[in-house]
Molecule: transfer RNA
Organism: uncultured Lachnospiraceae bacterium
RNA sequence: GCGGGAGUGCUGGAAUUGGCAGACAGGCAAGACUAAGGAUCUUGUGAUGUUCGCAUCGUGUGGGUUCAAGUCCCAUCUCCCGCA
Numbered sequence: 001g002c003g004g005g006a007g008u009g010c011u012g013g014a015a016u017u018g019g020c021a022g023a024c025a026g027g028c029a030a031g032a033c034u035a036a037g038g039a040u041c042u043u044g045u046g047a048u049g050u051u052c053g054c055a056u057c058g059u060g061u062g063g064g065u066u067c068a069a070g071u072c073c074c075a076u077c078u079c080c081c082g083c084a
Stems, first nucleotide, its partner, number of pairs: 001083007010026003019067001027045006046057004060076005
């Protein structure tokens, strides 16, 4: 240099015929239980704003197509694999 693959919350990882983003698990927080802990159970957990009802933004980055994009198209960054 050429070709292919991957990038999603705090972490692992789903959502693949374009239709509710983060299922599920871990971690963390609050509560229950306990004398106190551990274990267990329940609820919550992307960001910002908020009148606490919600609103806006968010899938490496920047564009495009579409009523609608994590998903399709183009460019680009990082990492991995192969070829030279």